[in-house]
Molecule: Lysine riboswitch aptamer
Organism: Compostibacillus humi
RNA sequence: AGGAAAGAUAGAGGUUGCAAAGACCAUCAGUACUUAUGCGGAGGGGAGUGAGCCCUGAAGAAGCAUAAGGAAAGGGGAAUUUGCCGAAGCGGACGGAAUCUCACUAUCCCGAAGCUGGUUCUGUAUUGAAUAAAUGCAGAACUGCCAUAUAGGUCUAUCUAUAUGGAGUGCUAUCGUGUAC
Numbered sequence: 001a002g003g004a005a006a007g008a009u010a011g012a013g014g015u016u017g018c019a020a021a022g023a024c025c026a027u028c029a030g031u032a033c034u035u036a037u038g039c040g041g042a043g044g045g046g047a048g049u050g051a052g053c054c055c056u057g058a059a060g061a062a063g064c065a066u067a068a069g070g071a072a073a074g075g076g077g078a079a080u081u082u083g084c085c086g087a088a089g090c091g092g093a094c095g096g097a098a099u100c101u102c103a104c105u106a107u108c109c110c111g112a113a114g115c116u117g118g119u120u121c122u123g124u125a126u127u128g129a130a131u132a133a134a135u136g137c138a139g140a141a142c143u144g145c146c147a148u149a150u151a152g153g154u155c156u157a158u159c160u161a162u163a164u165g166g167a168g169u170g171c172u173a174u175c176g177u178g179u180a181c
Base pairs, nucleotide, nucleotide: 007175008174009173010172011171014085017084018083019082020081021080024077025076033069034068035067036066037065038064039063043056044055045054046053047105048104049103050102051101052100088116089115090114094111095110096109098107099106117143118142119141120140121139122138123137124136125135126134127133145166146165147164148163149162150161151160152159153158
């Protein structure tokens, strides 16, 4: 003169930032389920298939119709509160746990290499009762950060605009180690 790398602390993006919670509201749905009556006449249930095991059924199963009663969970909405800025989300051909037992599948939960700066819209696939919503993939727009270039302002290291590129293990500020001459 200046403030290298590692590290620590504190912050920013957005008026729809991310997530969670309880109460409320709509939907789920006049659905599931229960009861009664009639028809029916031997099966039905325990996620699917096969085997077992258990429960139930001629004191009438499944199914259909009528009548009366009649939910809930998940997901969603606006506000409130709380925690935060990889907030959070997804996630393998993988591993573990659960579903009456075993095998395969399916579903749910936990972990998981890896991916995504954020928001919105469009198309498509999956989940879902759903034209709600979420997620994956592709595209578009907006937006924040950094770098570079151009132009203008400012007048000495910054501001604005445009363009290109990049990614959160990033960026800004301070401390800090002690970097270069």